[in-house]
RNA sequence: UGACUGGUGCAGACGGUCGCGUGCCUGACGGCAUGAGGAAAGUCCGGGCUGCACAGGGCAAGGAUAACGGAUAACGUCCGCCGGGGGCGACCCCAGGAAUAGUGCAACAGAGAUAUACCGCCUUACCGUUGCGGUCACGCAUCAGUAAGGUAAGGGUGGAAAGGCGAGGUAAGAGCUCACCGCGCCCCAUGGUGACAUGGGGGGCCUGUAAACUCUAUCCGCAGCAACGCCGACAGGGACCAUGGUUUGCCCGACCGUCCCGACCGGCGGCUUGAGGCGCGCGGCAACGCGCGUCCCAGAUAGAUGACCGUCCACGACAGAACCCGGCUUACGCACCAGUCAUUCU
Numbered sequence: 001u002g003a004c005u006g007g008u009g010c011a012g013a014c015g016g017u018c019g020c021g022u023g024c025c026u027g028a029c030g031g032c033a034u035g036a037g038g039a040a041a042g043u044c045c046g047g048g049c050u051g052c053a054c055a056g057g058g059c060a061a062g063g064a065u066a067a068c069g070g071a072u073a074a075c076g077u078c079c080g081c082c083g084g085g086g087g088c089g090a091c092c093c094c095a096g097g098a099a100u101a102g103u104g105c106a107a108c109a110g111a112g113a114u115a116u117a118c119c120g121c122c123u124u125a126c127c128g129u130u131g132c133g134g135u136c137a138c139g140c141a142u143c144a145g146u147a148a149g150g151u152a153a154g155g156g157u158g159g160a161a162a163g164g165c166g167a168g169g170u171a172a173g174a175g176c177u178c179a180c181c182g183c184g185c186c187c188c189a190u191g192g193u194g195a196c197a198u199g200g201g202g203g204g205c206c207u208g209u210a211a212a213c214u215c216u217a218u219c220c221g222c223a224g225c226a227a228c229g230c231c232g233a234c235a236g237g238g239a240c241c242a243u244g245g246u247u248u249g250c251c252c253g254a255c256c257g258u259c260c261c262g263a264c265c266g267g268c269g270g271c272u273u274g275a276g277g278c279g280c281g282c283g284g285c286a287a288c289g290c291g292c293g294u295c296c297c298a299g300a301u302a303g304a305u306g307a308c309c310g311u312c313c314a315c316g317a318c319a320g321a322a323c324c325c326g327g328c329u330u331a332c333g334c335a336c337c338a339g340u341c342a343u344u345c346u
Stems, first nucleotide, its partner, number of pairs: 001342010012312007020035006037318001041329002044327005049224004062220005068080004082096001083094004097215002102213002104209003118155002120151007128143001130141004163181002166178003182205002185202007228269005236261003242258006276295008313316001
């Protein structure tokens, strides 16, 4: 210098004028304080909260997840680790249970996709060719053809063709047998909390696919702040238990009102102090936890967070809260730190 890998931070700054939401103060005019994000986004997971359902439990259906250990309120998230894969490397990626429960599928190519004989190789029979021998019946050898059979070593196709390689063996061949190597299964030993690793022994070589159905294990009740609670209450409806009035002085009855319900609508709550932020210390490899101190940091409801001017710089990307929190994913500018590889110079 170039190409990368991992991580961290910032998100134009300051001042002025006008304006908007919220809170506080003021009798009022008005004043003071404060006012979007790292993703506020997608609404994909997990929880809080709320209503409904539910004695408790089980089964079925549906959905989700899938090595192991830990973190956490919880998670499909995070950390660590194991196994596998990619990269020269820093480092990154994995829907990472079961294919001996069963079913299905394997396009194209290829003869054949748990099954095959296309070419090739081998054997036998028949017909023929050529050669040799002959006692002239034929025999042996050879090369083609036809038929029957054997063979999975070799060719070719494919992502995949019965583990690889060598030797023995055979008519030719074949884990058919053996040595070595590879890969599953079982047992033992050692190390590890564990997944697992290493070593030894036994027995074996069975195709792949579960982001195909399925099986196994674990988890999940449904809906969501337009949830939900409260207040007022028009139209209208209900009741005569209680109570007031009218109807005849009293009783019954009737009517009116109080009373009860009441869609939509209006208002209030829910609403922002919370698994909260920051700093320090301690524990832990880490995720994270514990302790102490300190801070209060939008809360609208047709929805505020803006406009203009000035100065400066590295000239500013993606983008706008709507109940809250923990994650994931996606969008995106700049700066910095640590590291890897290559090249050049000293």